[in-house]
Molecule: transfer RNA
Organism: Clostridia bacterium
RNA sequence: GCCGGUGUGGUGGAAUUGGCAGACGCGCCGGACUCAAAAUCCGGUGGUAGCGAUACCAUGCGGGUUCGACCCCCGCCACCGGCA
Numbered sequence: 001g002c003c004g005g006u007g008u009g010g011u012g013g014a015a016u017u018g019g020c021a022g023a024c025g026c027g028c029c030g031g032a033c034u035c036a037a038a039a040u041c042c043g044g045u046g047g048u049a050g051c052g053a054u055a056c057c058a059u060g061c062g063g064g065u066u067c068g069a070c071c072c073c074c075g076c077c078a079c080c081g082g083c084a
Base pairs, nucleotide, nucleotide: 001083002082003081004080005079006078007077010026011025012024019067027045028044029043030042031041032040046057047056048055049054060076061075062074063073064072
């Protein structure tokens, strides 16, 4: 230099004919149980602003296509593999 793959909450990882993003697990927070704890069980849990109702933002970054994009197209970045 060329080719291919991957990039999603705190974390692992889902979501593909383009149609409610964050399922499920872990972690974390609150509760039950216990003398206390562990284990187990129940509920909650993306971010920002706000007293709140709520609003806005969010799939590596920046654009494009589309009524609508994690998903399609272009450029770039990082990591992994292959070729040279």